[in-house]
């Protein structure tokens, strides 16, 4: 240098042929309990890396760039 994967809630991920963003722990509150833990229950919390294109609509296609992981050289 070239060739592939990966980027989504705080963390680990899922979202499949384009149509209102989600799960599990984590985090607050409230029950229960002397009181912790543990259990339930509600909540909050994301401009899906970024730029741009295509489309009535993009986390999904498509192009460029960043960050990283692996392959050849």
């Nucleotide at each position: 240098g070239g060739g592939g994967g990966u980027a989504u809630a705080g963390c680990u991920c899922a979202g499949u042929u384009g149509g209102u963003a989600g799960a599990g722990c984590a985090c607050a509150a409230c029950a229960u309990u002397u009181g912790c833990a543990a259990u339930g229950u509600u909540g909050g919390g994301g401009u899906c890396g970024c730029c741009g294109g295509u489309u009535c609509g993009a986390a999904u296609c498509c192009g460029a760039c960043u960050a990283u992981c692996u392959c050849c050289a």
The RNA shown here (transfer RNA) has 73 nucleotides and comes from an uncultured Bacteroidia bacterium. Its mean pLDDT, the model's own confidence on a scale to 100, is 81. It matches the Rfam family "tRNA". By type it is a transfer RNA.